Record summary: This is a predicted structure of a 100-nucleotide RNA (TPP riboswitch aptamer (THI element)) from an uncultured Hyphomicrobiales bacterium. The coordinates come from a structure-prediction model, not an experiment, and the mean pLDDT is 77. It was read from a public genome assembly, where an Rfam model found it.

């Protein structure tokens, strides 16, 4: 000096379920501290994902297995959707390692 593999930067997208217990309540439900799976179950200024896209949504009141229960596991799934740019650049907005 080059490259753009990993990270990163900026922007963007996304989810928040199940269970019993205590208190309140006619009930629905709310609040509190716990249990299960998970990165995350509203600790969030967090976490995950961002087109090389199963993060997440739809199909789905879905097939099979399992559980105290639940999308808890697996299939469906080269099904349909789904948020992008950057190496001085993106209106503002930083670089590190690797490789040559």
């Nucleotide at each position: 000096g080059g490259u753009a593999u990993u990270c990163g930067c900026u922007g963007g997208g996304g989810g928040u379920g199940c269970c019993a217990c205590g208190c309140u309540g006619c009930a629905a439900a709310g609040c509190g501290g716990g249990g299960c799976u998970g990165a995350g179950a509203u600790c969030a200024g967090a976490c995950c994902c961002u087109u090389u896209g199963a993060a997440c949504c739809u199909g789905a009141c879905u097939g099979g297995g399992g559980u105290a229960a639940u999308g808890c596991c697996u299939g469906c799934g080269c099904a349909g959707g789904g948020a992008a740019g950057c190496a001085u650049g993106a209106u503002c907005g930083a670089g590190a390692a690797g490789c040559c």